The prediction has a mean pLDDT of 89. Large-subunit ribosomal RNA, domain VI from Ruminiclostridium sp., 257 nucleotides, folded computationally.

Context: one part of a larger RNA
RNA sequence: GAUUUGAAGGGAGCUGUCCUUAGUACGAGAGGACCGGGAUGGACGCCCCUCGGGUGCACCUGUUGUCGUGCCAACGGCAUAGCAGGGUAGCUAUGUGCGGACGAGAUAAACGCUGAAAGCAUCUAAGCGUGAAACUCUCCCUAAGAUUAGAUCUCUCAUCCUUUAUGGAGUAAGGCUCGACGUAGACUAUGUCGUUGAUAGGCCGGAGGUGGAAGUGCAGUAAUGUAUGCAGCUGACCGGUACUAAUAAGCCGAGGG
Numbered sequence: 001g002a003u004u005u006g007a008a009g010g011g012a013g014c015u016g017u018c019c020u021u022a023g024u025a026c027g028a029g030a031g032g033a034c035c036g037g038g039a040u041g042g043a044c045g046c047c048c049c050u051c052g053g054g055u056g057c058a059c060c061u062g063u064u065g066u067c068g069u070g071c072c073a074a075c076g077g078c079a080u081a082g083c084a085g086g087g088u089a090g091c092u093a094u095g096u097g098c099g100g101a102c103g104a105g106a107u108a109a110a111c112g113c114u115g116a117a118a119g120c121a122u123c124u125a126a127g128c129g130u131g132a133a134a135c136u137c138u139c140c141c142u143a144a145g146a147u148u149a150g151a152u153c154u155c156u157c158a159u160c161c162u163u164u165a166u167g168g169a170g171u172a173a174g175g176c177u178c179g180a181c182g183u184a185g186a187c188u189a190u191g192u193c194g195u196u197g198a199u200a201g202g203c204c205g206g207a208g209g210u211g212g213a214a215g216u217g218c219a220g221u222a223a224u225g226u227a228u229g230c231a232g233c234u235g236a237c238c239g240g241u242a243c244u245a246a247u248a249a250g251c252c253g254a255g256g257g
Stems, first nucleotide, its partner, number of pairs: 001153004008142004014042007026031001044099003048095001053092003059086005064079006103137003110130004159169003162165001174252004178194005199245003202241005208234003215228005
């Protein structure tokens, strides 16, 4: 530095309906099983965001009033985010997936075997069984401050000083401060990275979203429509790229047999 054991503690523990066995056993009939096998639900719990949804206050679009950029056009500010229609990532439940099991031990009530005291009888007195969502395990989580402080593997090295000690100093493996940041987060902690670099930003490409930009041409008196052009724009998503910032530096940390 890494991997672990598990004393102990916590969690979970629910249940319906249907099919079959079988219209069988039972019953005059009406009705109608135990035991066993299978399917599918409810509530509850855990994880997650693929799907279909919700939200999505630095995404896109439409639009009202007003002010501004000298005016037109195009934009910007304010009006609950002005209002309205959509919506990526993230977060979510009403969405998706999964769980309760199977089994073992010892038992409760209860049911038994053998069996005397008490020539009989008796589950009990000695002895031996069956038997429950309860108990102890089995399943999941935490866990060596379990000071009884456990175990395994691996790395490092035998330097110097003195008043010779359980001393001091500088180091090794390693760690910390510091910095760029999240799969982490109130702070701390935790994880990744620090130029031998893709950690964040920027840039480039893509996905997804919105829904057809501005300018110009054409049609129309005009509002407007149409072509250029599935256009323009685009936060968090995916990938690439050292352009910017992770520079530099300091500290802690063994010495025994």
Its Rfam family is "Bacterial large subunit ribosomal RNA". Taxonomically the source falls in Ruminiclostridium (Bacteria, Bacillati, Eubacteriales, Oscillospiraceae).